[in-house]
Context: one part of a larger RNA
RNA sequence: CGCAUGGUGUGGAUGCCUUGACUCACGCAAGCGAUGAAGGACGUAGGAGGCUGCGAUAAGCCUCGGGGAGCUGUCAACCAAGCUGUGAUCCGGGGAUUUCCGAAUGGGGCAACCCCAUCCGUUUUUACGGAUGAACCGCAUCUGAAUUCAUAGGAUGCCGUAGCGCACCCUGGGAACUGAAACAUCUUAGUACCAGGAGGAAAAGAAAUUAAUAAAGAUUCCGAAAGUAGUGGCGAGCGAAAUCGGAAUAGCCUAAACCACCGAGCUUGCUCGAGUGGGGUUGCAGGGCUUGUGGACUCGAUUGAUCGGGGUCCAAUGCUUUUUUCUAGGAGAAUAGUCUGGAAAGACUAACCAUAGGGAGUAAUAGUCUCGUAUCUGAAAGAAGAAAGUAUAGGAUGCACAAGUUCCUAAGUAGGACGGGGCCGGAGAAACCCCGUUUGAAUCCGGGAGCACUAACUUCCAAGGCUAAAUAUUGCGUGAGAUCGAUAGUGAACUAGUACCGUGAGGGAAAGGUGAAAAGCAUCCCGAUAAGGGAGGUGAAAUAGAACUGAAACUCCAUGCUA
Numbered sequence: 001c002g003c004a005u006g007g008u009g010u011g012g013a014u015g016c017c018u019u020g021a022c023u024c025a026c027g028c029a030a031g032c033g034a035u036g037a038a039g040g041a042c043g044u045a046g047g048a049g050g051c052u053g054c055g056a057u058a059a060g061c062c063u064c065g066g067g068g069a070g071c072u073g074u075c076a077a078c079c080a081a082g083c084u085g086u087g088a089u090c091c092g093g094g095g096a097u098u099u100c101c102g103a104a105u106g107g108g109g110c111a112a113c114c115c116c117a118u119c120c121g122u123u124u125u126u127a128c129g130g131a132u133g134a135a136c137c138g139c140a141u142c143u144g145a146a147u148u149c150a151u152a153g154g155a156u157g158c159c160g161u162a163g164c165g166c167a168c169c170c171u172g173g174g175a176a177c178u179g180a181a182a183c184a185u186c187u188u189a190g191u192a193c194c195a196g197g198a199g200g201a202a203a204a205g206a207a208a209u210u211a212a213u214a215a216a217g218a219u220u221c222c223g224a225a226a227g228u229a230g231u232g233g234c235g236a237g238c239g240a241a242a243u244c245g246g247a248a249u250a251g252c253c254u255a256a257a258c259c260a261c262c263g264a265g266c267u268u269g270c271u272c273g274a275g276u277g278g279g280g281u282u283g284c285a286g287g288g289c290u291u292g293u294g295g296a297c298u299c300g301a302u303u304g305a306u307c308g309g310g311g312u313c314c315a316a317u318g319c320u321u322u323u324u325u326c327u328a329g330g331a332g333a334a335u336a337g338u339c340u341g342g343a344a345a346g347a348c349u350a351a352c353c354a355u356a357g358g359g360a361g362u363a364a365u366a367g368u369c370u371c372g373u374a375u376c377u378g379a380a381a382g383a384a385g386a387a388a389g390u391a392u393a394g395g396a397u398g399c400a401c402a403a404g405u406u407c408c409u410a411a412g413u414a415g416g417a418c419g420g421g422g423c424c425g426g427a428g429a430a431a432c433c434c435c436g437u438u439u440g441a442a443u444c445c446g447g448g449a450g451c452a453c454u455a456a457c458u459u460c461c462a463a464g465g466c467u468a469a470a471u472a473u474u475g476c477g478u479g480a481g482a483u484c485g486a487u488a489g490u491g492a493a494c495u496a497g498u499a500c501c502g503u504g505a506g507g508g509a510a511a512g513g514u515g516a517a518a519a520g521c522a523u524c525c526c527g528a529u530a531a532g533g534g535a536g537g538u539g540a541a542a543u544a545g546a547a548c549u550g551a552a553a554c555u556c557c558a559u560g561c562u563a
Base pairs, nucleotide, nucleotide: 002561003560004559005558006557007556009554015548016513017512020484021483022481023480024479025478026477027476028475029474030473031164032163039101040100041099042055043054044053046079047078049075050074051073061095062094063093064092065091066090070083071082072081106115107114108113116133117132118131119130120129121128122127135161136160138158139157140156141155142154143153168199169197170196171195172194173193179186183233209216210215220247221246222245223244224243230238231237251466252465253464254410258278259277260276261275262273263272264271265270266269283444285409286408287407288405289404290403291402292401293400294399297310298309299308300307301306311397312396313395314394316392317391318390319389320388321387322386323385324384325383326382327381329377330376331375335350336349337348338347339346351368352367353357359371360370361369415439416438417437418436419435420434421433422432425451446461447460448459449458450457500507501506523535524534525533526532
């Protein structure tokens, strides 16, 4: 040196724990902002660094309720001074205050700072206090150039806008890495990202739809159809629909014809209109107009479907009443002894309650110790919902059938050509939908579609608009979990978006556990009035002493063996 055994230290694995996370379900909410937001800066406590709260009225002020004995937030103890049954602290409703920055808005600016005007008030003066003063859209009023009228412009007043959040949604733009084992069509992907806009959801939506000889009947979402039909350097890949089963269900309004009114124009009986009201809204075509037949919610008037009143129904808004819920709460049953132990909730013995034997805590494992739980109950104030009544303006409540009708039924539209885009479909035989350029119909004896195209057949009616629910997502509350248990689970169980890094955008940690209770080691000794240690005390335990447990590597010590 090495090996073995034992021990000290280092180290922080493992075990146990949980203040924190994660996911889902249900309920509620889905916005805040010029009445100044979100987010900050700076202040604010008797002593006050961080966090929390608050704003010069500054861990708070007023008021209305709850509550009932202690209280002056927390890390985090201490001292001081106080408050409180005349009800404090605390919890909830309403109100007051709310510096400065920030859309930031009187002007400026290197955010939290600087400077100003006008009016009002206080004051002897100096000076101080308060209010107002951005831009743009719209409306109204007053003014008003070149230039006569006018217009542009200007001034004043009023309403509105802005900015934030931004998960979900819609629209306009729109990559590349990547995959294809290279790469160009293709893919990634209409993704990321940028911009605009809205709502509590958004979007879509009442067939110019699908189907196939049978039919269905707006949209949305889920399951299947189906990784099918297809598409594809037929590579990589991409990838439907009909239909069926469910969730939820809801249908409507205009334009036009025609009538009346209003206005304008002139050719004075016609035309025109971003005008008003009636009428009307569809594909077994429908509507208008004319004629005929039948017919009328009720009352009154009337030659008359012409007028007026009333009734009924519908949805909307306001008010009243009742009621429910939310924002604080309240009541709430029942156990003792002995033994072990540091400690009883454990064991034994004997009881009790239960619409409560969910759960948590208490010195080990508690239905009956504490908080609670089942069940019952509660609001001065504010908010939300439901029902009934009532008021208002609105809509509906009388049309049906037959015949006729050269009246209407959405035009630079549909369609075509060229070039793009969307669909499962990459230009293909390529229908359908959308866009740009350029062309350009028909008018119900009409038009679109049914995957080139044609015929027959079927089906629907474009070129205007609205529409709840089922669906998506976030926050909060409650509950749950074959989710994690401190290298896990959020980045964050702790001063966490902190420390730290970066000019900046941005990046971004580590770090939990004494004990049941601090009972946190009085006193003595060594030492420097240290650190540290030794006695001693507390405690069940101090090898629980600033820490649970305390593995291994590693360190040293002791003993033994040994070339």